Model confidence (mean pLDDT): 88 of 100. This is a predicted structure of a 327-nucleotide part of an RNA (large-subunit ribosomal RNA, domain IV) from a metagenome.
Context: one part of a larger RNA
RNA sequence: CUCUCUCUAAGGAACUCGGCAAAAUAACCUCGUAACUUCGGAAGAAGAGGUACCCUUGCAAAAGGGUUGCAAUGACCAGACCCUGGCGACUGUUUACCAAAAACACAGGUCUCCGCUAAUUCGUAAGAUCAAGUAUGGAGGCUGACGCCUGCCCAGUGCCGGAAGGUUAAAGAAGUUGGUCAAUCCUCGGAUGAAGCUGGCGACUGAAGCCCCGGUGAACGGCGGCCGUAACAAUAACGGUCCUAAGGUAGCGAAGUUCCUUGUCGGGUAAGUUCCGACCCGCACGAAAGGCGUAACGAUCAGGGUGCUGUCUCGGAGAGAGGCUCG
Numbered sequence: 001c002u003c004u005c006u007c008u009a010a011g012g013a014a015c016u017c018g019g020c021a022a023a024a025u026a027a028c029c030u031c032g033u034a035a036c037u038u039c040g041g042a043a044g045a046a047g048a049g050g051u052a053c054c055c056u057u058g059c060a061a062a063a064g065g066g067u068u069g070c071a072a073u074g075a076c077c078a079g080a081c082c083c084u085g086g087c088g089a090c091u092g093u094u095u096a097c098c099a100a101a102a103a104c105a106c107a108g109g110u111c112u113c114c115g116c117u118a119a120u121u122c123g124u125a126a127g128a129u130c131a132a133g134u135a136u137g138g139a140g141g142c143u144g145a146c147g148c149c150u151g152c153c154c155a156g157u158g159c160c161g162g163a164a165g166g167u168u169a170a171a172g173a174a175g176u177u178g179g180u181c182a183a184u185c186c187u188c189g190g191a192u193g194a195a196g197c198u199g200g201c202g203a204c205u206g207a208a209g210c211c212c213c214g215g216u217g218a219a220c221g222g223c224g225g226c227c228g229u230a231a232c233a234a235u236a237a238c239g240g241u242c243c244u245a246a247g248g249u250a251g252c253g254a255a256g257u258u259c260c261u262u263g264u265c266g267g268g269u270a271a272g273u274u275c276c277g278a279c280c281c282g283c284a285c286g287a288a289a290g291g292c293g294u295a296a297c298g299a300u301c302a303g304g305g306u307g308c309u310g311u312c313u314c315g316g317a318g319a320g321a322g323g324c325u326c327g
Base pairs, nucleotide, nucleotide: 001322002321003320004319005318006317007316008315010313011312014311019308027051028050029049030048031047036041038145052067053066054065055064056063057062068072080306081305082304083303084302085301086300087298088297092104093103108143109142110141111140112139113138114137121128122127146293147292148291149290151223152222153221156220157219158216159215160214161213162212165211166210167209171205172204175201176200177199178198179197180196183192184191185190224242225241226240227239228238251285252282263279264278265277266276267275
């Protein structure tokens, strides 16, 4: 010097990204216990006191009296607590071996498909699964307890419905046009050419689909700009105009979302880029990729406080193990 421990005057978080680590609390009995709340909780809230031994009474619990010590759950073992906010309701699950969380799941909500030889899924198929189930069932998607709610847009894309019209395949096909060759004609070069066979074109017939007509957002998604205006000034309830399918409603808002930004004001501190409460100018919140609240819960995240301490001012002493020096 390193590791594992013990103690430390005065101070007590001044340390530090941050009380990380350590210290502190601790058992049992009695008293006592707030906001808030889904009335169950919160709660072991917080906080205060007691605890040994002997004698008497008593079944016991306990009560009364007495004794010792600095100290009686006498050693060991055994919650620190409070206030405020974010997120997620909760118990649970997860990156075996750097992440345990606000991520996943969840009960609940909602949409879509499926009438049973079900839909879905696996397989070329046979077949299997669902299910020896039957819509209070099964499958898929989104949301995520509970409370209050969930606005506008169907133009685009998707899905559902419709079938009048347009377009449209294979196939069929009236007709038309070639090849081939029996036959006929011939100047012997050739010309014409029935039936059959074999090609080309083809009016017309011809389904779904697409076009078309409607519906549908807890389907994929989207939810404006400029200018002017009130008897100080400022602001604009109001007006004009352009564009759109429609122009963001309620609620929330410098947010885990705010660039400018340490926004501005208030609180807390002697001093606060964090925190809490407001404001709204939302670069770029917003309603089941849910919005806003919310008791309880959390090895969650952020801020503050009491207690406590070698975290620190600022070090020191000691024990054990190693290292180092000598042997």
The RNAcentral record of the full RNA draws on SILVA.